[in-house]
């Protein structure tokens, strides 16, 4: 440098172009218990960035960013 692949809550990983963007773990609060643990209930928390196509975009495209592979 050409070509490929990937990018969601704090961390891991799911989502036929119409989903309340889901679960695990990890966090807060209640309940339980003489207290801890454990178990149960609820709660908070995310779409790399900028176009573009589409009635509609996490999905599809195109240009960066970033990691990762593979040629040279």
């Nucleotide at each position: 440098g050409g070509c490929c692949u990937u990018a969601u809550c704090g961390u891991c990983u799911a989502a036929c172009g119409g989903u309340u963007a889901g679960g695990a773990c990890g966090g807060a609060g209640c309940c339980u218990u003489c207290u801890c643990a454990a178990g149960g209930c609820u709660c908070a928390a995310a779409u790399c960035g900028g176009g573009g196509u589409u009635c509609g975009a996490u999905u599809c495209c195109c240009c960066g960013u970033a990691a990762g592979g593979u040629c040279a």
Predicted 3D model of a 72-nucleotide RNA (transfer RNA) from Candidatus Zambryskibacteria bacterium RIFCSPHIGHO2_12_FULL_43_12b. Rfam family: tRNA. Rfam describes the family as follows. Transfer RNA (tRNA) molecules are approximately 80 nucleotides in length.